Model confidence (mean pLDDT): 77 of 100. Two RNAs folded together computationally: RNase P RNA and transfer RNA, 458 nucleotides in total.

[in-house]
RNA sequence: UCAGAAGGCCGGAUGACCGCUGCCGAUCCUCGGAUCGGGGGAGGAAAGUCCGGGCUCCACGGAAGCACGGUGCCGGGUAACGCCCGGCGGGGGCGACCCCAGGGACAGUGCCACAGAGAACAGACCGCCGCGGCGCUUCGGCCCCGCGGCAAGGGUGAAACGGGGCGGUAAGAGCGCACCGCGCCGGCGGCAACGUCGGCGGCACGGCAAACCCCACCGGGAGCAAGACCGAAUAGGGGCGAGAGGUCGGCCUCGGCCGACAAGCGCGCUUUCGCGCCGCUCGCCCGGGUUGGUCGCGCGAGGCGUCCGGCGACGGACGUCCCAGAGGAAUGGUCAUCCCCGCCGCAAGGCGGGACAGAACCCGGCUUACAGGCCCUCUGACGCA
RNA sequence: UCCGCGGUAGCUCAGCUGGUAGAGCAAUCGGCUGUUAACCGAUCGGUCGUUGGUUCGAGUCCAACCCGCGGAG
Numbered sequence: 001u002c003a004g005a006a007g008g009c010c011g012g013a014u015g016a017c018c019g020c021u022g023c024c025g026a027u028c029c030u031c032g033g034a035u036c037g038g039g040g041g042a043g044g045a046a047a048g049u050c051c052g053g054g055c056u057c058c059a060c061g062g063a064a065g066c067a068c069g070g071u072g073c074c075g076g077g078u079a080a081c082g083c084c085c086g087g088c089g090g091g092g093g094c095g096a097c098c099c100c101a102g103g104g105a106c107a108g109u110g111c112c113a114c115a116g117a118g119a120a121c122a123g124a125c126c127g128c129c130g131c132g133g134c135g136c137u138u139c140g141g142c143c144c145c146g147c148g149g150c151a152a153g154g155g156u157g158a159a160a161c162g163g164g165g166c167g168g169u170a171a172g173a174g175c176g177c178a179c180c181g182c183g184c185c186g187g188c189g190g191c192a193a194c195g196u197c198g199g200c201g202g203c204a205c206g207g208c209a210a211a212c213c214c215c216a217c218c219g220g221g222a223g224c225a226a227g228a229c230c231g232a233a234u235a236g237g238g239g240c241g242a243g244a245g246g247u248c249g250g251c252c253u254c255g256g257c258c259g260a261c262a263a264g265c266g267c268g269c270u271u272u273c274g275c276g277c278c279g280c281u282c283g284c285c286c287g288g289g290u291u292g293g294u295c296g297c298g299c300g301a302g303g304c305g306u307c308c309g310g311c312g313a314c315g316g317a318c319g320u321c322c323c324a325g326a327g328g329a330a331u332g333g334u335c336a337u338c339c340c341c342g343c344c345g346c347a348a349g350g351c352g353g354g355a356c357a358g359a360a361c362c363c364g365g366c367u368u369a370c371a372g373g374c375c376c377u378c379u380g381a382c383g384c385a
Numbered sequence: 386u387c388c389g390c391g392g393u394a395g396c397u398c399a400g401c402u403g404g405u406a407g408a409g410c411a412a413u414c415g416g417c418u419g420u421u422a423a424c425c426g427a428u429c430g431g432u433c434g435u436u437g438g439u440u441c442g443a444g445u446c447c448a449a450c451c452c453g454c455g456g457a458g
Stems, first nucleotide, its partner, number of pairs: 001381005007375004012338007020041002023038006043356001047367002050365005055223004068219005073087005088102001089100004103214002108212002110208003125154002127150007135142002162180002165177003181203001182201008227295004237286007246261006264277005302321008339354006386457007395410004404441001412428005434450005
């Protein structure tokens, strides 16, 4: 210099003016607000709603279990997690480094298309070898048929029942041997996953569990429109009290009067009348709900700094700060200077642009989107000293 | 704010316990007819929403994302 790897951070800055929305104070006031002043006002993802919690209500004696769902190497961190850290094992890369849903396939069931002879306690298609028979022969052997042996070679396949080597054999074969793989046992190291060493076994145990399933662990359900409180009119419910017990017609001073017909039910009593029930009207009271209002609602697993412990995630101590909280929803605009990017220009400068996106109960994660830029560490190649 | 379902040919939809994707309509061509429709025959047409992963193999299984539809209060 070029090409990469890993981690962390920023996400335009300052000022002026004009607005918007909460809070606090003062003044005015028609008590609903207005004005002035002060101070606060989006994010690293506020997003997707994929996980885990706080909080609230519901259900349930406590707990456990069934079903269902989730997680899955080991150790640690954490309030908790499917997150994070550190290891182990496997895979990729020259390397820095990256990736892995990474328990169990002798508990059982199931699947392995096509091709291929054969696909799971397999299999003679080509082939190799032996014996027998007929034939041919250049006497080396060869063709055909039959009976056997063989998994070394070819071929098919993603995968062919340990690998390739030496010996052995008629040809072969863990048949024998060493190495590797695998399984079992033991020693050593490690908390563990696991690693390593030694011995034994002659190979049995193909793959798939992001197929059913088995094992271990976790999970009661719903979600702030949760939920709590205060409570209008109107309508409806309950209680108490009072009143009248209807309809039609006429008159009329609009409050009644007159006439006709009719007198809710039951009891006392038998005309009037009294009591009770039912329905109606009015008044008062009670409780529930709707509109509405208030709370929940931001001091919190909180931010920042220093020190200490730890490889690290993280934890602890001390100091310091208070930092959006609403009505279907404010957080903006203009100008100036500077910053960054693009284009034009020899230059001075001019023009255009500033990513993704936007709180709504809160917090910890994951995932996804994101212009441009900064810091630190490391690797490879080339060159120079 | 919170849930559920779906995306396969131009349209409407199938696709089982993973094995190499179909049906109807439409389109094109041919036949029948004096002509058209109907009918008959043939043909064309697919990034299975996208990207990764598991697997020998993915439309199907898993994860993340995109789009559409519906529901609750």
Rfam match: Bacterial RNase P class A.